A computed fold for a 75-nucleotide RNA from a compost metagenome, annotated as transfer RNA. It matches the Rfam family "tRNA". The coordinates come from a structure-prediction model, not an experiment, and the mean pLDDT is 81. The sequence is in RNAcentral, with records from ENA.

[in-house]
C1' cells in the first nucleotide's frame, strides 16, 4: 500500500434508524465501635472527526484520523 475487525462514560464492553445503557470504578446516604461487605440513591457522553441520506442518525453512504490483525508487489 491493500483487505478486514475496531473507536461509545474513568475502565472493559452492549446497543447497527426513533433520540443511549450496563458492569466495575466514583460521590452521597443506610447499616457498623471504625473500615469493608451488603443495600439505596446520583453524578458523570459532542456516541473519533467532517460531510451526505432520512421527518428522525450512535447506527446507513463518502471522506480524514488513529488502534488491532492479516498480507504484499515493483526499483
Nucleotide at each position: 500500500g491493500c483487505u478486514a475487525g475496531g473507536u461509545u462514560a474513568g475502565c472493559u464492553c452492549a446497543g447497527g434508524g426513533g433520540c443511549a445503557g450496563a458492569g466495575c470504578g466514583c460521590u452521597g446516604g443506610u447499616c457498623u465501635g471504625u473500615g469493608g461487605a451488603a443495600c439505596c440513591a446520583g453524578a458523570g457522553g459532542u456516541c473519533g472527526c467532517g460531510g451526505g441520506u432520512u421527518c428522525g442518525a450512535a447506527a446507513c453512504c463518502c471522506g480524514c484520523a488513529c488502534c488491532u490483525a492479516g498480507u504484499g508487489c515493483c526499483a